[in-house]
Molecule: small-subunit ribosomal RNA
Organism: uncultured bacterium
């Protein structure tokens, strides 16, 4: 920093989607330590239980306990004893009184307003942020300054009666205080009256002193505090006020009634309508009030280069709120979370009469949920109440414990180690890959575990954390790795299984038998104690655009005008300082963030200093700019005056043409319409044509990218009212001016209402046509409407798809309106200016457009207004809002749905759109040509079948593969057999063959007897050959021609298909290849921003036709010569003829004319052949997933006692019937006989096979000649001669069928050729369509040939004989080449409305 996706490719717009951060998460698999962090996002849902708010006896009184001391009282050990007493210890009691960390209850104080939890509510002065308070309060604490006399009266506690279940009371009776109350005292305070200095920001505020009135106070404890009262200040915390900021809807537009303000009273700490009574109509809203929705703010947090967008968990300020709603009391301070009352809900207890809670405290429960922890420990710290203090109390905290929730950080081993072990994957089977990766060897030892020691947190004791952290020894490579992905994007490929199936998938998309996409596996990538999905936020998205877009055609310029609010605005000049610049100061809490330097072994965490916080508020300066004041100017703008032009409007008159109508005449049978018809009209006289008359609408010619209007729109002629623009002049005004949200106003067609009017034309409607239908196109008719007037609609492709306004930037002709010079007599010409409506065209711009370009879609980041934000759904629904109704404005909510939807240009393909050229037996012109009709052959479909084997399907399948199915072929059925197999290589054994004759059996193959039977040799064995076995493997005409090679087909022998280099173009591509001409030909010349190549075209090639040469047998026979009954028979020759080798020859090469003096064309000469001579092979990039797996070759998949492999028999030859291809005919251009006559090119040894017998014949005997220019197939036949038949289903035609045969072959019965006699079908020229060929061709006639044992009407080839027509390119099929068009691109067999299903 991008990428991916609309296309056959391109640019553009535009949406989607990824990559990357972050989270208080969840949820899959997975999981070793540790440190710091962090955890109900949902039900402010409902709570069991036990904890969170108490302290203070040094405020007080009474009571318990215990203790001290006195006093007493009984009792009384025990000694002394005079015996009477007397002393009396312990212990008990009762009275006082001391003493206590005692102990729970009450008076009192202080504290429960903090701490802690949540985010319902709040769109608020509630929060930020900055002032104000001259309108205020403030416990403890601090300072200061002055005090504290002296009295009173009660009350709980406790006693007693007593109600109630309880909770909690009721009455009487005692008592006490720092508890409660008078009174004195007043420096100072307050309040009121009236003063005097002084200040301020309006009320007003401070200082002073004078009267008058008022208000205090507490002891406690024991010698030093602690408390108390009252005034000032300070300090802390509070409250009100204001300036700014602070989410969304206009389909929420008007709100408000203490409402707004006053004046008077109340309340309050204090201001105020905060309340009240009165008295004014005011207030707030478009700068957005009022409604509704949603929402605690904010420091920050996360993200982003910044601007910004999101968020507002944890931490830290502030609101707010405690079940839900009102409420006040007590206080210094609450309208109170663990306080009070009432009301509601809900939960509990109960004796039914009444009573108790309130976890959004810390844990815990339910329950909701995709989800969120222990009913831990300690007051060691650090803080907080409460006390003089010891302390006490703290679920504020400090720790622990769960959870990978995040964030750091450690480890799971190092080093060596190649037989590159083994396993697995994979293979071309040779490797390759995992992989130094194990294994083995030497090491360590961080965490974890064992032992031992053992901290700081504490200032003297006082440690929950904790035998914690941490340090040390010893032990063992041991306890410790997953998870995602791997088609592009995005780093990472194989193999196997699946067969649009299962399945993935963020987007494009992948899967229909060779998936790097789905599973699995090997293997590899990335992160790693976590990886992955999902969910949400920014981000990329400049895809809302302040930085930072747009609107001619992609979404997006208002139909048009005036004008309001608003914005925004000429030239000097002088002030003033909102805005602006700058400088100072305050203020932006802490944390956070950036930076440094520290502290935990590092880091996360965390201490300390700085920065930065971009704001805000005050001050002090500045004066260009914006504003504001003031005075001035004249270019913008307006006014005056002089002129011209126009379908600018609105009203009245006139006017011809013309079309229907009426009357009247003249005339007769048809008009009229159409592609072609009918319907209509007409003998009751149409149409036509005269005359008159009527009525309505509209204005030919002029007329013009001519002229006016703001737009819409405006077209005879005349008059009258009027609007507005432009020329000229520069006299007046002096920024008056530009745009314009809502407002108003105009506004084409059509429609609506009322009231005329209707000549034409004419929705609907009717009838005729057309058509599978025709509710359309076409025709006859015809109503509303169209015309007038007044009123509504208020729309359109209302369009220059371009919003108004200034100013600027090259030019170049024309055209209306107008004015200046100039020359001219005048028409007029040059030249020059202002406005106007149009053309071309530089710069510029644009994603392009033959697009814009002074009339801009450039330039001035000119102003100002309107609109836009992916396609559908949908300009649709509810809403509201004019409207008489139709409709109309506003409006783009949403469910859903797609990944594009468009825009502009390319190339192609298309076009029964269109337009220019040109070819082809393409049509035309012809061929007494042919198919379709008959009959049989042959092939195909269908249909039968055990099986009819498979393949070819429009041209390009169909006498095609098959150039030849009785058996074999053969692949197809049936039925037997065989399984290392009919075939091919390896290995072991055996045997000497094996093959060959024989014989028994079979349908037949196989099968069994039997006969005969190798070679070499070191004598070990080899080598062949057969049997046997055992597997590796053979076999497969099984599947895929949609895995393939190869071949041939077509288009098409049709002229095209491309490159390089340059150029143009953001690109795709384009130019070259278009254009003028010519060609068969992108053939060749010219010209050209193009030059050249290359395949392709022609040409070299093969054959034909002509001549020369050269050879002359097997071929020829002129001359010469023999010789026959004849024959090139013989000798001899090589002239012809022919054969086969070399060569010539044709090149538009010469001439005329045309044409550009060119390519070339038209003629002609000359020559065997003339303008590629015919003819042939040769077939460009490509197209048809065209056609062959069954010629062959092959990748997979499939079968392996069968899908192989043999053998016999059927089958491929079927037969109601359909088509394609041919033979044969239908006859007299014939048929039949009879004798005659001319060929060329092939084939021949398992062969052709002559002459001679035989047979009607097929053929048969026999066999001479010939591996061939020698012999033989071999007779050519149409023809032409005679003869005959006389137009008939015939002497035409020859199906079919009998009957006898011929020859091939083991074998003609399924199922073949052929002969002969008989038999004598259909069928007299063929509908509709349809083919084929342009000259040695059609036609017509026969001859060979491959293939073959036998078996052509086909197929491949020869020759005889041999026509006609072509005006000519309008039309039909194909094709080519330019242009235009396209929502097509699988390309028109395309793409796609709709409606049913």
């Nucleotide at each position: 920093a991008g990428a991916g996706u609309u296309u056959g490719a391109u640019c553009c717009u535009g949406g989607c989607u990824c990559a990357g951060g972050a989270u208080g998460a969840a949820c899959g698999c997975u999981g070793g330590c540790g440190g710091c962090g962090u955890g109900c996002u949902u039900a402010a849902c409902a709570c069991a239980u036990g904890c969170a708010a108490g302290u203070c006896g040094a405020a007080c009184g009474a009571a318990g306990c215990a203790c001290u001391u006195a006093a007493g009282a009984a009792c009384g050990a025990a000694u002394c004893u005079u015996c009477g007493g007397a002393u009396g210890a312990a212990g008990u009691c009762u009275u006082a009184u001391u003493u206590g960390a005692c102990u729970g209850a009450g008076u009192g104080g202080c504290g429960g307003a903090c701490g802690g939890g949540u985010g319902a509510g709040u769109a608020a002065c509630g929060c930020g942020u900055g002032g104000g308070u001259a309108a205020c309060c403030u416990g403890c604490c601090u300072c200061a300054c002055a005090c504290a006399g002296g009295g009173g009266g009660a009350u709980a506690a406790c006693a007693g009666u007593u109600g109630g279940a309880a909770a909690c009371g009721a009455c009487c009776g005692c008592u006490a205080a720092u508890a409660c109350c008078g009174c004195a005292u007043a420096a100072g305070c307050c309040a009121a009256c009236a003063g005097g200095a002084c200040c301020g920001c309006a009320u007003g505020g401070u200082c002073u002193g004078g009267u008058u009135g008022g208000a205090a106070a507490a002891g406690a404890c024991u010698u030093a505090u602690c408390g108390g009262u009252g005034u000032g200040a300070g300090a802390u915390g509070g409250a009100c006020c204001c300036g700014c900021g602070u989410c969304u809807g206009a389909u929420u537009a008007g709100c408000c009634a203490g409402u707004u303000g006053g004046c008077a009273g109340g309340g309050u700490a204090a201001c105020g309508g905060c309340c009240u009574a009165c008295c004014a109509a005011a207030g707030c809203g478009a700068c957005g009030a009022u409604c509704a929705g949603u929402a605690g703010c904010c420091g920050g947090c996360c993200u982003g280069a910044g601007a910004g967008g999101g968020u507002g968990a944890a931490c830290g300020g502030c609101c707010a709120c405690a079940u839900u709603g009102g409420g006040a009391c007590u206080g210094a301070g609450a309208c109170a979370c663990g306080g009070c009352c009432c009301a509601a809900a809900c939960u509990c207890c109960u004796a039914c009469g009444g009573g108790a809670g309130g976890c959004a405290g810390c844990a815990g429960u339910g329950g909701g949920g995709a989800a969120u922890a222990u009913u831990g420990c300690a007051c060691a710290a650090u803080g907080g109440g409460g006390g003089a203090a010891a302390c006490c109390c703290u679920g504020a905290u400090g720790c622990a414990g769960c959870g990978a929730c995040g964030c750091c950080g450690c480890g799971u081993g190092a080093g060596u180690g190649a037989a590159g072990a083994a396993g697995u994957a994979u293979u071309u089977c040779g490797g390759u890959a995992u992989g130094u990766a194990a294994a083995g060897c030497u090491c360590u030892a961080u965490c974890a575990g064992c032992a031992g020691g053992g901290a700081a947190g504490a200032a003297a004791a006082u440690g929950a954390c904790g035998g914690u952290a941490c340090c040390u020894g010893a032990c063992u490579a041991a306890g410790a790795a997953g998870c995602c992905c791997c088609g592009g994007c995005u780093a990472a490929c194989u193999a196997c299984g699946u067969g649009c199936c299962a399945g993935c998938a963020g987007c494009c998309g992948c899967g229909g038998u060779a998936a790097u996409a789905c599973g699995u596996a090997g293997g590899g990538g990335g992160c790693a104690a976590g990886c992955g999905u999902u969910a949400u936020c920014c981000g990329g998205a400049u895809u809302u655009a302040c930085u930072g877009g747009g609107u001619g055609u992609a979404a997006a310029g208002g139909g048009a005008g005036c004008g309001u609010a608003g914005a925004c605005g000429g030239u000097g000049a002088u002030g003033c300082a909102a805005g602006u610049c700058a400088g100072a100061a305050g203020u932006g809490a802490a944390a956070g963030c950036c930076c440094g330097c520290g502290g935990c072994u590092c880091a996360a965490c965390u201490g300390c200093g700085g920065g930065a916080c971009u704001g805000c508020u005050u001050u002090u300066g500045a004066a260009a700019c914006u504003g504001u004041a003031u005075g001035a100017c004249u270019g913008g703008a307006g006014u005056g005056c002089a002129g011209g032009a126009g379908a600018g409007g609105u009203a009245a008159g006139c006017g011809g043409a013309a079309u229907u109508c009426c009357u009247a005449g003249u005339g007769u049978a048809g008009c009229g319409g159409u592609g072609a018809a009918a319907u209509g009209c007409g003998u009751a006289g149409a149409u036509a044509u005269u005359a008159g008359g009527a009525g309505g609408a509209a204005c030919a010619c002029c007329a013009g990218u001519g002229g006016c209007g703001a737009a819409g729109g405006c077209g005879g002629c005349u008059u009258a009212c009027u609007g507005g623009a432009c020329u000229g002049u520069a006299a007046c005004u002096g920024a008056c001016g530009u745009u314009g949200a809502g407002g108003c106003u105009c506004g084409a067609a059509a429609g609506c209402g009322u009231g005329g009017g209707g000549a034409g034309c004419a929705a609907a409607c009717a009838g005729g046509a057309u058509u599978a239908g025709a509710u359309a196109c076409c025709c006859u008719g015809g109503u509303a409407g169209u015309c007038c007037a007044c009123g509504c609609c208020g729309u359109a492709a209302a369009c220059g798809a371009u919003g108004a306004a200034u100013a600027c930037u090259a030019g170049g002709g024309g055209u209306c309106a107008g004015g200046g010079a100039g020359c001219a007599a005048a028409a007029g010409c040059u030249c020059u200016u202002u406005g106007g409506g149009g053309c071309c065209g530089c710069a510029g711009c644009a994603a392009a457009c033959c697009g814009c370009a002074a009339u801009a879609a450039g330039u001035a980041a000119u102003u100002c207004c309107a609109c836009u934000u992916g396609g559908g759904g949908a300009g649709g629904a509810g809403g509201u809002u004019g409207g008489c109704a139709a409709a109309a404005a506003u409006g783009a909510a949403a469910a859903c749905u797609c990944a594009a939807a468009g825009g502009a240009a390319u190339u192609g393909a298309c076009g029964g759109g269109g337009g220019a050229c040109c070819c082809g037996c393409a049509c035309a012109a012809g061929c007494g040509g042919g198919u379709g009709g008959a009959g049989c052959a042959u092939g195909u479909g269908g249909u039968u079948u055990a099986a009819u084997c498979c393949g070819a399907a429009g041209c390009a399948a169909c006498g095609c593969g098959a150039a030849g199915a009785a058996c074999c072929u053969u692949a197809c059925c049936a039925a037997g057999u065989c399984u290392u197999g009919a075939c091919a290589u390896c290995u072991g054994g055996a045997u000497g063959a094996c093959a060959g004759g024989g014989a028994c059996a079979u349908a037949a193959c196989g099968g069994u007897c039997u006969c005969c039977u190798u070679a070499c040799u070191u004598c070990g064995g080899u080598a062949c050959a057969u049997c046997c076995a055992a597997g590796a493997c053979a076999g497969g005409u099984g599947g895929u021609g949609c895995a393939u090679g190869g071949u041939g087909a077509u288009c098409g022998u049709c002229a095209g298909c491309u490159c390089g280099u340059g150029u143009c173009g953001u690109g795709a591509g384009a130019u070259g290849c278009u254009g003028g001409g010519u060609u068969a030909a992108g053939u060749c010349c010219c010209g050209c921003a193009a030059c050249g190549a290359g395949c392709g075209c022609a040409a070299c090639c093969c054959u034909u036709a002509u001549c020369u040469u050269c050879a002359g047998u097997a071929g020829c026979c002129a001359g010469c010569a023999g010789g026959c009954a004849a024959a090139g028979c013989c000798g001899g020759g090589c002239c012809c003829u022919c054969u086969g080798g070399a060569g010539a020859g044709a090149c538009u090469g010469c001439c005329g004319g045309g044409g550009a003096u060119a390519a070339c064309c038209c003629g002609g000469a000359g020559g065997a052949a003339g303008g590629u001579g015919g003819g042939g092979a040769u077939g460009a990039c490509g197209u048809c997933a065209a056609a062959u797996c069954a010629u062959c070759a092959u990748g997979c998949c499939c079968c392996u006692u069968a899908u192989g492999a043999u053998c016999u028999g059927g089958g491929c030859u079927a037969c109601a019937c359909a088509c394609g291809u041919g033979c044969u005919a239908c006859a007299a251009u014939g048929g039949c006989g009879u004798a005659a006559a001319c060929a060329g090119a092939g084939g021949g040894a398992a062969g052709c096979g002559a002459g001679c017998c035989c047979g009607c014949g097929a053929g048969g005997g026999g066999g001479a000649g010939c591996a061939a220019a020698u012999c033989c197939c071999a007779a050519a036949a149409a023809u032409a001669a005679c003869g005959u038949c006389c137009c008939a289903g015939u002497u035409c035609g020859g199906a079919u069928u009998g009957u006898a045969g011929u020859a091939u072959g083991c074998a003609a019965c399924c199922c073949g050729a052929c002969u002969a006699c008989a038999u004598g079908a259909a069928g007299c020229u063929g509908g509709a369509a349809u083919c084929g060929c342009u000259a040695g061709u059609a036609a017509u006639c026969g001859c060979g040939g491959a293939u073959c044992a036998g078996a052509a009407u086909a197929c491949c080839g020869c020759g005889g004989u041999g026509a006609a027509a072509a005006c000519g390119u309008u039309c039909c099929c194909g094709g080519g080449u330019c242009u235009u068009g396209c929502a097509c691109a699988c390309a028109c067999c395309g793409c796609c409305c709709g409606u049913c299903a």